[in-house]
RNA backbone atom coordinates (compact mmCIF):
# COMPACT_ATOMS: atom_id res chain seq x y z
P N A 1 -0.88 2.91 4.10
O5' N A 1 -1.04 1.91 2.29
C5' N A 1 -0.50 3.04 1.70
C4' N A 1 -0.81 1.83 0.00
C3' N A 1 -1.77 1.19 0.00
O3' N A 1 -2.85 1.86 -0.64
C1' N A 1 0.00 0.00 0.00
P N A 2 -4.07 0.85 0.09
O5' N A 2 -4.16 -0.29 -1.19
C5' N A 2 -4.42 -1.02 -2.41
C4' N A 2 -3.98 -2.17 -2.81
C3' N A 2 -5.18 -3.08 -2.24
O3' N A 2 -6.15 -2.39 -3.22
C1' N A 2 -3.21 -4.23 -2.38
P N A 3 -8.16 -3.24 -2.15
O5' N A 3 -8.03 -4.57 -2.41
C5' N A 3 -7.79 -5.57 -4.02
C4' N A 3 -7.73 -7.08 -3.13
C3' N A 3 -9.25 -7.70 -2.36
O3' N A 3 -10.30 -7.61 -2.81
C1' N A 3 -6.93 -8.50 -1.65
P N A 4 -11.82 -7.48 -1.97
O5' N A 4 -11.33 -8.37 -1.47
C5' N A 4 -11.89 -10.15 -1.43
C4' N A 4 -11.55 -10.80 -0.65
C3' N A 4 -12.56 -11.24 0.69
O3' N A 4 -13.53 -11.17 0.76
C1' N A 4 -10.50 -11.26 1.27
P N A 5 -15.03 -10.74 1.17
O5' N A 5 -14.94 -11.52 2.97
C5' N A 5 -14.55 -12.80 3.01
C4' N A 5 -14.50 -13.09 4.48
C3' N A 5 -14.92 -12.71 5.69
O3' N A 5 -16.78 -12.96 5.85
C1' N A 5 -12.81 -12.56 5.68
P N A 6 -17.49 -11.98 6.34
O5' N A 6 -17.57 -11.71 8.11
C5' N A 6 -16.71 -12.92 8.68
C4' N A 6 -16.86 -12.47 9.55
C3' N A 6 -17.22 -11.74 10.68
O3' N A 6 -18.38 -11.91 11.34
C1' N A 6 -15.59 -11.16 11.00
P N A 7 -19.92 -11.46 11.47
O5' N A 7 -19.11 -9.89 13.00
C5' N A 7 -18.85 -10.29 14.38
C4' N A 7 -18.41 -9.29 15.08
C3' N A 7 -19.35 -8.38 15.71
O3' N A 7 -19.19 -7.72 17.05
C1' N A 7 -17.69 -7.37 14.31
P N A 8 -19.90 -8.48 18.14
O5' N A 8 -21.27 -8.34 17.51
C5' N A 8 -22.31 -6.94 18.08
C4' N A 8 -23.42 -7.73 18.59
C3' N A 8 -23.55 -8.47 19.20
O3' N A 8 -23.22 -7.62 20.54
C1' N A 8 -25.05 -9.08 17.82
P N A 9 -22.81 -8.12 21.91
O5' N A 9 -24.10 -8.32 23.42
C5' N A 9 -24.88 -7.35 23.26
C4' N A 9 -25.36 -7.82 24.88
C3' N A 9 -24.34 -7.87 26.02
O3' N A 9 -24.36 -7.80 27.27
C1' N A 9 -25.95 -9.35 25.99
P N A 10 -23.01 -6.41 27.64
O5' N A 10 -22.48 -7.32 28.42
C5' N A 10 -20.83 -6.50 28.91
C4' N A 10 -20.15 -7.78 29.75
C3' N A 10 -19.89 -8.55 28.62
O3' N A 10 -18.43 -8.19 28.35
C1' N A 10 -20.81 -9.71 30.30
P N A 11 -18.41 -8.90 26.54
O5' N A 11 -18.28 -10.72 26.73
C5' N A 11 -17.23 -11.43 27.31
C4' N A 11 -16.88 -12.49 27.22
C3' N A 11 -17.26 -13.59 25.97
O3' N A 11 -16.01 -13.78 25.14
C1' N A 11 -18.91 -14.55 27.70
P N A 12 -16.28 -13.11 23.77
O5' N A 12 -16.79 -14.89 23.26
C5' N A 12 -16.05 -16.17 23.43
C4' N A 12 -16.94 -17.16 23.24
C3' N A 12 -17.97 -17.10 21.78
O3' N A 12 -17.08 -17.59 20.84
C1' N A 12 -19.45 -17.79 23.43
P N A 13 -17.30 -17.23 19.54
O5' N A 13 -18.57 -17.44 19.09
C5' N A 13 -19.06 -18.22 18.12
C4' N A 13 -20.78 -18.86 18.44
C3' N A 13 -21.40 -18.67 17.44
O3' N A 13 -21.41 -19.42 16.12
C1' N A 13 -22.32 -18.29 19.52
P N A 14 -22.04 -18.95 14.76
O5' N A 14 -23.64 -19.39 14.91
C5' N A 14 -24.69 -18.86 14.46
C4' N A 14 -25.86 -18.93 14.99
C3' N A 14 -26.88 -18.42 14.27
O3' N A 14 -27.46 -19.10 12.46
C1' N A 14 -28.03 -18.41 16.18
P N A 15 -27.82 -18.89 11.48
O5' N A 15 -28.89 -17.93 11.02
C5' N A 15 -29.98 -18.55 11.69
C4' N A 15 -31.14 -17.29 11.83
C3' N A 15 -30.98 -16.25 10.75
O3' N A 15 -31.58 -16.69 9.64
C1' N A 15 -31.11 -15.40 13.37
P N A 16 -30.86 -16.28 8.58
O5' N A 16 -31.92 -15.46 7.45
C5' N A 16 -33.20 -16.13 6.67
C4' N A 16 -33.30 -16.11 5.67
C3' N A 16 -34.28 -14.86 5.39
O3' N A 16 -33.47 -14.20 3.93
C1' N A 16 -35.18 -16.83 4.42
P N A 17 -32.49 -13.03 3.92
O5' N A 17 -33.34 -11.85 4.51
C5' N A 17 -33.56 -11.18 4.24
C4' N A 17 -34.14 -10.46 5.03
C3' N A 17 -35.62 -10.42 5.09
O3' N A 17 -36.65 -10.25 6.38
C1' N A 17 -35.53 -8.25 4.14
P N A 18 -37.08 -11.51 7.06
O5' N A 18 -38.27 -10.48 8.00
C5' N A 18 -38.10 -9.38 9.10
C4' N A 18 -38.93 -8.84 9.64
C3' N A 18 -40.07 -9.87 10.33
O3' N A 18 -40.61 -9.59 11.38
C1' N A 18 -41.21 -8.37 8.38
P N A 19 -40.26 -10.34 12.78
O5' N A 19 -40.24 -8.36 13.73
C5' N A 19 -41.46 -8.30 14.08
C4' N A 19 -41.27 -8.42 15.92
C3' N A 19 -39.83 -8.50 15.94
O3' N A 19 -39.97 -7.58 17.38
C1' N A 19 -42.03 -9.86 17.34
P N A 20 -37.92 -7.44 17.33
O5' N A 20 -37.34 -8.38 17.13
C5' N A 20 -36.78 -9.12 18.06
C4' N A 20 -35.81 -9.91 18.03
C3' N A 20 -35.68 -10.83 19.26
O3' N A 20 -35.97 -11.92 19.81
C1' N A 20 -33.74 -10.07 17.69
P N A 21 -35.75 -12.65 21.58
O5' N A 21 -35.09 -13.85 21.60
C5' N A 21 -36.01 -14.61 20.72
C4' N A 21 -35.07 -15.72 20.90
C3' N A 21 -34.06 -16.20 22.08
O3' N A 21 -34.43 -16.66 22.98
C1' N A 21 -32.76 -15.87 20.01
P N A 22 -34.31 -17.12 24.42
O5' N A 22 -33.07 -18.73 24.10
C5' N A 22 -33.44 -19.92 23.85
C4' N A 22 -32.05 -20.58 23.63
C3' N A 22 -31.68 -20.73 24.62
O3' N A 22 -31.76 -21.41 25.84
C1' N A 22 -29.86 -20.07 22.68
P N A 23 -31.48 -21.01 27.42
O5' N A 23 -29.94 -21.75 27.43
C5' N A 23 -29.35 -22.60 26.78
C4' N A 23 -27.88 -23.19 26.96
C3' N A 23 -27.40 -22.28 28.40
O3' N A 23 -27.37 -23.36 29.73
C1' N A 23 -26.37 -21.75 26.75
P N A 24 -27.48 -22.49 31.02
O5' N A 24 -26.47 -22.12 31.26
C5' N A 24 -25.17 -23.17 31.40
C4' N A 24 -23.79 -22.20 31.29
C3' N A 24 -23.94 -21.11 33.16
O3' N A 24 -23.68 -21.34 33.72
C1' N A 24 -23.40 -20.19 30.84
P N A 25 -24.37 -20.93 35.15
O5' N A 25 -24.15 -19.21 35.45
C5' N A 25 -22.44 -18.83 35.91
C4' N A 25 -22.50 -17.44 35.34
C3' N A 25 -22.82 -16.29 36.04
O3' N A 25 -22.80 -16.38 37.53
C1' N A 25 -23.23 -15.84 33.61
P N A 26 -23.36 -16.06 38.62
O5' N A 26 -24.58 -14.49 38.62
C5' N A 26 -23.55 -13.70 38.50
C4' N A 26 -24.54 -12.08 37.83
C3' N A 26 -26.03 -12.54 38.80
O3' N A 26 -25.54 -11.67 40.29
C1' N A 26 -26.73 -11.86 36.75
P N A 27 -26.43 -11.90 41.25
O5' N A 27 -27.88 -11.42 41.13
C5' N A 27 -28.23 -10.04 41.15
C4' N A 27 -29.34 -9.57 41.10
C3' N A 27 -30.48 -10.51 41.66
O3' N A 27 -30.64 -10.05 43.15
C1' N A 27 -31.23 -10.52 39.67
P N A 28 -30.90 -11.35 44.63
O5' N A 28 -32.55 -11.17 44.59
C5' N A 28 -33.46 -10.03 44.23
C4' N A 28 -35.08 -10.43 43.97
C3' N A 28 -35.33 -11.64 44.78
O3' N A 28 -35.62 -11.31 45.73
C1' N A 28 -35.89 -11.92 42.65
P N A 29 -35.90 -12.67 47.27
O5' N A 29 -36.51 -14.12 46.92
C5' N A 29 -38.15 -13.54 46.53
C4' N A 29 -38.70 -14.82 45.92
C3' N A 29 -39.11 -15.80 46.69
O3' N A 29 -39.67 -16.03 48.33
C1' N A 29 -38.79 -15.98 44.47
P N A 30 -39.43 -17.48 48.95
O5' N A 30 -39.44 -18.54 48.64
C5' N A 30 -40.66 -19.30 48.23
C4' N A 30 -40.73 -20.78 47.82
C3' N A 30 -40.06 -21.65 48.61
O3' N A 30 -41.20 -21.98 49.61
C1' N A 30 -39.42 -21.73 46.25
P N A 31 -40.14 -22.51 50.81
O5' N A 31 -39.29 -23.68 50.58
C5' N A 31 -40.48 -25.00 50.57
C4' N A 31 -39.12 -25.88 49.54
C3' N A 31 -37.69 -26.24 50.34
O3' N A 31 -38.22 -26.93 51.26
C1' N A 31 -37.33 -26.05 47.71
P N A 32 -37.62 -27.30 53.01
O5' N A 32 -36.01 -27.20 53.10
C5' N A 32 -35.84 -28.61 52.94
C4' N A 32 -34.34 -28.38 53.53
C3' N A 32 -33.78 -27.47 53.95
O3' N A 32 -34.03 -28.03 55.79
C1' N A 32 -32.52 -27.11 52.54
P N A 33 -34.81 -27.38 56.47
O5' N A 33 -33.74 -26.28 57.12
C5' N A 33 -33.98 -25.53 58.28
C4' N A 33 -32.31 -24.67 58.48
C3' N A 33 -31.67 -24.27 57.88
O3' N A 33 -31.95 -22.82 57.03
C1' N A 33 -30.70 -25.34 59.42
P N A 34 -31.91 -22.76 55.14
O5' N A 34 -30.00 -22.48 55.05
C5' N A 34 -29.78 -21.28 55.86
C4' N A 34 -28.35 -21.67 55.31
C3' N A 34 -27.60 -22.13 54.13
O3' N A 34 -27.63 -21.04 53.18
C1' N A 34 -27.25 -23.64 55.73
P N A 35 -27.74 -20.95 51.78
O5' N A 35 -26.49 -21.68 51.11
C5' N A 35 -24.74 -20.88 51.37
C4' N A 35 -23.93 -22.58 50.99
C3' N A 35 -24.10 -22.63 49.68
O3' N A 35 -23.54 -22.06 48.43
C1' N A 35 -24.08 -24.58 50.92
P N A 36 -24.37 -22.03 46.92
O5' N A 36 -24.23 -23.50 46.44
C5' N A 36 -23.19 -23.81 45.80
C4' N A 36 -22.60 -25.09 45.61
C3' N A 36 -23.47 -25.88 44.30
O3' N A 36 -23.07 -25.98 43.55
C1' N A 36 -24.17 -27.45 46.44
P N A 37 -23.90 -25.27 41.99
O5' N A 37 -25.19 -26.36 41.98
C5' N A 37 -24.96 -27.51 41.80
C4' N A 37 -25.82 -28.37 41.74
C3' N A 37 -27.28 -28.16 41.01
O3' N A 37 -27.25 -28.17 39.98
C1' N A 37 -27.92 -28.34 43.80
P N A 38 -28.37 -27.65 38.72
O5' N A 38 -29.96 -27.97 38.95
C5' N A 38 -30.03 -29.45 38.58
C4' N A 38 -31.81 -29.54 39.57
C3' N A 38 -32.94 -28.28 39.26
O3' N A 38 -32.94 -29.05 37.67
C1' N A 38 -32.64 -28.31 41.37
P N A 39 -33.82 -27.69 36.78
O5' N A 39 -34.91 -27.04 37.14
C5' N A 39 -36.14 -28.03 37.58
C4' N A 39 -37.38 -27.20 37.92
C3' N A 39 -37.40 -26.19 37.33
O3' N A 39 -38.30 -26.00 36.41
C1' N A 39 -37.12 -25.71 39.73
P N A 40 -38.24 -24.82 35.29
O5' N A 40 -39.00 -23.48 36.26
C5' N A 40 -40.17 -23.34 36.12
C4' N A 40 -40.81 -22.48 36.61
C3' N A 40 -40.96 -20.86 36.50
O3' N A 40 -41.98 -20.85 35.11
C1' N A 40 -40.32 -20.44 38.52
P N A 41 -41.01 -19.83 34.01
O5' N A 41 -40.95 -18.30 34.10
C5' N A 41 -42.15 -17.67 34.78
C4' N A 41 -41.81 -16.42 35.24
C3' N A 41 -41.23 -15.64 34.63
O3' N A 41 -41.68 -14.70 33.79
C1' N A 41 -39.96 -15.76 37.40
P N A 42 -41.03 -14.00 32.50
O5' N A 42 -40.28 -12.98 32.73
C5' N A 42 -39.95 -11.70 33.65
C4' N A 42 -39.22 -11.25 34.25
C3' N A 42 -38.02 -10.44 33.26
O3' N A 42 -38.49 -9.57 33.03
C1' N A 42 -36.88 -11.86 34.91
P N A 43 -37.91 -8.99 31.27
O5' N A 43 -36.66 -7.75 31.83
C5' N A 43 -36.74 -6.60 32.94
C4' N A 43 -35.59 -6.69 32.79
C3' N A 43 -34.24 -6.50 31.65
O3' N A 43 -34.40 -4.58 31.55
C1' N A 43 -33.51 -7.72 33.30
P N A 44 -34.70 -4.37 29.17
O5' N A 44 -32.99 -5.16 28.97
C5' N A 44 -32.20 -4.26 29.68
C4' N A 44 -30.34 -4.93 29.79
C3' N A 44 -29.99 -5.03 28.23
O3' N A 44 -30.03 -4.04 27.56
C1' N A 44 -29.94 -6.73 29.73
P N A 45 -30.33 -3.50 26.18
O5' N A 45 -29.54 -4.21 25.06
C5' N A 45 -27.95 -4.38 24.71
C4' N A 45 -27.22 -5.30 23.76
C3' N A 45 -27.26 -4.99 22.54
O3' N A 45 -27.09 -3.25 21.94
C1' N A 45 -27.59 -7.44 23.09
P N A 46 -27.88 -2.71 21.04
O5' N A 46 -27.65 -3.48 19.89
C5' N A 46 -26.71 -2.81 18.45
C4' N A 46 -26.51 -3.89 17.76
C3' N A 46 -25.71 -3.57 16.21
O3' N A 46 -24.46 -4.60 16.59
C1' N A 46 -26.74 -5.49 16.51
P N A 47 -23.57 -3.87 14.84
O5' N A 47 -23.02 -2.68 16.00
C5' N A 47 -22.27 -2.52 17.42
C4' N A 47 -21.05 -2.02 17.13
C3' N A 47 -21.26 -0.28 16.67
O3' N A 47 -22.02 0.35 17.53
C1' N A 47 -18.73 -0.71 15.94
P N A 48 -23.44 1.25 16.81
O5' N A 48 -22.61 2.44 16.02
C5' N A 48 -21.94 3.26 17.06
C4' N A 48 -21.14 4.80 15.77
C3' N A 48 -21.93 5.11 14.79
O3' N A 48 -22.82 6.00 15.40
C1' N A 48 -19.57 4.23 13.81
P N A 49 -24.24 6.16 14.42
O5' N A 49 -23.69 6.90 13.12
C5' N A 49 -23.20 8.07 13.02
C4' N A 49 -22.73 8.78 11.55
C3' N A 49 -24.12 8.37 11.15
O3' N A 49 -25.00 9.82 10.60
C1' N A 49 -22.29 7.76 9.54
P N A 50 -25.78 9.19 10.66
O5' N A 50 -25.88 9.79 8.86
C5' N A 50 -26.68 8.70 7.82
C4' N A 50 -25.96 9.03 6.18
C3' N A 50 -26.82 8.61 5.15
O3' N A 50 -27.84 9.31 4.55
C1' N A 50 -24.69 7.23 5.24
P N A 51 -29.63 8.54 4.09
O5' N A 51 -29.77 7.48 2.73
C5' N A 51 -28.55 8.42 1.52
C4' N A 51 -28.31 7.14 1.15
C3' N A 51 -29.65 6.23 0.75
O3' N A 51 -30.50 6.88 -0.41
C1' N A 51 -28.09 4.30 1.21
P N A 52 -32.18 6.65 -0.42
O5' N A 52 -32.04 4.63 -1.05
C5' N A 52 -31.63 4.67 -2.67
C4' N A 52 -32.04 3.85 -2.57
C3' N A 52 -33.96 2.81 -1.69
O3' N A 52 -34.30 2.99 -3.16
C1' N A 52 -31.62 1.64 -1.18
P N A 53 -35.65 4.07 -2.61
O5' N A 53 -36.51 2.99 -2.05
C5' N A 53 -36.75 1.02 -2.87
C4' N A 53 -36.97 0.21 -1.50
C3' N A 53 -38.38 0.91 -0.43
O3' N A 53 -39.51 0.23 -1.79
C1' N A 53 -37.06 -0.33 0.91
P N A 54 -40.82 1.41 -1.15
O5' N A 54 -41.30 1.70 0.51
C5' N A 54 -42.26 2.65 0.89
C4' N A 54 -42.60 2.03 2.48
C3' N A 54 -41.23 1.55 3.19
O3' N A 54 -40.64 2.64 4.14
C1' N A 54 -43.43 0.10 3.33
P N A 55 -39.15 2.44 4.26
O5' N A 55 -38.90 1.63 5.27
C5' N A 55 -39.41 1.53 6.46
C4' N A 55 -39.62 0.01 6.85
C3' N A 55 -38.16 -0.91 7.04
O3' N A 55 -37.30 -0.45 8.27
C1' N A 55 -39.84 -2.29 6.65
P N A 56 -35.89 0.07 8.17
O5' N A 56 -34.93 -1.30 7.92
C5' N A 56 -35.26 -2.62 9.12
C4' N A 56 -34.32 -3.69 9.10
C3' N A 56 -33.18 -3.01 9.57
O3' N A 56 -32.24 -3.71 10.09
C1' N A 56 -32.70 -3.46 7.51
P N A 57 -31.99 -3.90 12.01
O5' N A 57 -31.34 -4.61 12.21
C5' N A 57 -29.70 -4.63 12.54
C4' N A 57 -28.84 -5.65 12.45
C3' N A 57 -28.83 -5.69 10.99
O3' N A 57 -27.97 -4.62 9.85
C1' N A 57 -28.70 -7.69 12.33
P N A 58 -27.86 -4.56 8.63
O5' N A 58 -27.99 -6.00 7.83
C5' N A 58 -27.15 -7.04 8.19
C4' N A 58 -27.62 -7.79 7.10
C3' N A 58 -27.90 -7.81 5.51
O3' N A 58 -27.52 -9.27 4.97
C1' N A 58 -29.77 -9.26 6.92
P N A 59 -25.77 -9.54 3.66
O5' N A 59 -26.69 -8.34 2.94
C5' N A 59 -27.30 -8.86 1.80
C4' N A 59 -27.59 -7.55 0.58
C3' N A 59 -26.51 -6.75 0.78
O3' N A 59 -25.34 -7.30 0.02
C1' N A 59 -28.64 -5.78 0.77
P N A 60 -23.89 -6.61 0.00
O5' N A 60 -23.57 -5.24 -0.61
C5' N A 60 -23.99 -4.82 -1.66
C4' N A 60 -24.18 -3.20 -1.86
C3' N A 60 -22.84 -2.46 -1.46
O3' N A 60 -21.34 -2.90 -2.29
C1' N A 60 -24.96 -1.03 -0.52
P N A 61 -19.90 -2.56 -1.00
O5' N A 61 -20.04 -1.08 -0.68
C5' N A 61 -19.78 0.21 -2.06
C4' N A 61 -20.09 1.34 -1.36
C3' N A 61 -19.36 1.59 -0.51
O3' N A 61 -17.55 1.56 -0.87
C1' N A 61 -20.75 2.83 0.66
P N A 62 -16.58 1.49 0.02
O5' N A 62 -16.19 2.53 1.16
C5' N A 62 -15.89 3.88 0.53
C4' N A 62 -16.07 4.86 2.03
C3' N A 62 -15.33 4.30 2.96
O3' N A 62 -14.08 5.09 3.01
C1' N A 62 -17.64 4.76 3.65
P N A 63 -12.41 4.11 3.50
O5' N A 63 -13.38 4.36 5.33
C5' N A 63 -13.18 5.64 5.53
C4' N A 63 -13.50 5.80 7.06
C3' N A 63 -12.88 5.31 8.43
O3' N A 63 -11.69 5.65 8.77
C1' N A 63 -14.86 4.71 8.45
P N A 64 -10.51 4.47 9.17
O5' N A 64 -10.51 4.14 10.48
C5' N A 64 -10.91 4.82 11.59
C4' N A 64 -11.84 4.45 12.84
C3' N A 64 -10.89 2.54 13.34
O3' N A 64 -9.33 3.28 13.60
C1' N A 64 -13.05 2.39 13.05
P N A 65 -7.89 2.58 13.64
O5' N A 65 -8.83 0.75 14.16
C5' N A 65 -8.85 0.69 15.86
C4' N A 65 -9.75 -0.34 16.02
C3' N A 65 -9.30 -2.09 15.84
O3' N A 65 -8.23 -2.23 16.74
C1' N A 65 -11.04 -1.89 15.48
P N A 66 -6.16 -2.97 16.04
O5' N A 66 -7.27 -4.16 15.42
C5' N A 66 -7.55 -4.74 16.92
C4' N A 66 -8.12 -6.78 16.33
C3' N A 66 -7.26 -7.35 15.23
O3' N A 66 -5.77 -7.90 16.21
C1' N A 66 -9.86 -6.99 14.54
P N A 67 -4.64 -8.52 15.26
O5' N A 67 -5.51 -9.51 14.13
C5' N A 67 -6.11 -10.40 14.64
C4' N A 67 -6.59 -11.70 14.16
C3' N A 67 -5.73 -12.12 12.53
O3' N A 67 -4.67 -12.92 13.17
C1' N A 67 -7.50 -11.50 11.31
P N A 68 -3.00 -12.94 11.94
O5' N A 68 -3.84 -13.70 10.50
C5' N A 68 -4.11 -14.97 9.97
C4' N A 68 -4.66 -15.01 8.99
C3' N A 68 -3.39 -14.71 7.80
O3' N A 68 -2.84 -15.84 7.55
C1' N A 68 -4.96 -13.35 7.31
P N A 69 -0.84 -15.44 7.44
O5' N A 69 -1.50 -15.31 5.76
C5' N A 69 -1.23 -15.85 4.71
C4' N A 69 -2.27 -15.53 3.47
C3' N A 69 -0.64 -14.70 2.60
O3' N A 69 0.36 -15.61 2.13
C1' N A 69 -2.77 -13.59 2.94
P N A 70 1.61 -15.05 1.96
O5' N A 70 1.98 -13.66 0.78
C5' N A 70 1.13 -14.57 -0.30
C4' N A 70 0.96 -13.06 -0.98
C3' N A 70 2.52 -12.11 -1.36
O3' N A 70 3.32 -12.74 -2.02
C1' N A 70 0.77 -10.64 -0.84
P N A 71 4.67 -12.55 -1.64
O5' N A 71 4.92 -10.91 -2.02
C5' N A 71 4.86 -9.65 -3.51
C4' N A 71 5.14 -8.96 -3.30
C3' N A 71 6.16 -7.78 -2.58
O3' N A 71 7.13 -7.65 -3.36
C1' N A 71 4.38 -7.41 -1.65
RNA sequence: GGGCCCAUAGUCUAACGGUAAAACACUUCCAUGGCAUGGAAGAGUUGUGGGUUCGAUUCCCACUGGGUCCA
Predicted 3D model of a 71-nucleotide RNA (transfer RNA) from a bacterium. The same sequence occurs in records of 2 taxa. It matches the Rfam family "tRNA". It is annotated as a transfer RNA.